[in-house]
RNA sequence: GCGGUGUUAGCUCAGUUGGUAGAGCACUGGAUUGUGAUUCCAGUGGUCACGGGUUCGAAUCCCGUACAUCGCCCCA
Numbered sequence: 001g002c003g004g005u006g007u008u009a010g011c012u013c014a015g016u017u018g019g020u021a022g023a024g025c026a027c028u029g030g031a032u033u034g035u036g037a038u039u040c041c042a043g044u045g046g047u048c049a050c051g052g053g054u055u056c057g058a059a060u061c062c063c064g065u066a067c068a069u070c071g072c073c074c075c076a
Base pairs, nucleotide, nucleotide: 001072002071003070004069005068006067007066010025011024012023013022019056027043028042029041030040031039049065050064051063052062053061
């Protein structure tokens, strides 16, 4: 340099016809407990990597950029 895959909550990850963004863990509050853990209930938390395009409507389709990862090629 070329090609493939990936980027979604603090972490690990779902999200198939384009139509209100989710789970587990973590965190906060409460119940339970002599205290804590466990368990139960409720809640907070999102520019869906960034920019642009298509569309009535985009996490989802298209283009570009950045980063991560895998493979290939070239030079020294």

About this RNA
A computed fold for a 76-nucleotide RNA from Accumulibacter sp., annotated as transfer RNA. It matches the Rfam family "tRNA". Gene Ontology term of the family: triplet codon-amino acid adaptor activity. By type it is a transfer RNA.